[in-house]
């Protein structure tokens, strides 16, 4: 210097041009003599900038940041 991949809550993953979706983890309540489990309800997110489009997390571009490979 060339290709390619990944980027989604505090974590680990899903998904789709049409309201983001699940476990764990926070929080509050309920149960218990405590505490653990267990149950209900609740906070919290699409890397940044730009196009396209009625509408973009997705699709086109550019950057970043991480991985892989080739030189």
């Nucleotide at each position: 210097g060339c290709g390619g991949g990944u980027a989604u809550g505090g974590u680990g993953a899903a998904a789709u041009g049409g309201u983001a979706u699940c476990a764990c983890a926070g929080a509050a309540g309920c149960u218990u003599c405590c505490c653990a489990a267990g149950c209900u309800u609740u906070u919290a997110g699409c890397g940044c900038g730009g196009g396209u489009u009625c509408g973009a997390u997705u699709c086109c571009c550019g950057c970043u940041a991480c991985c892989c490979g080739c030189u």
Transfer RNA from Pannonibacter sp. SL95, 71 nucleotides, folded computationally. It matches the Rfam family "tRNA". The sequence was found in a public genome assembly.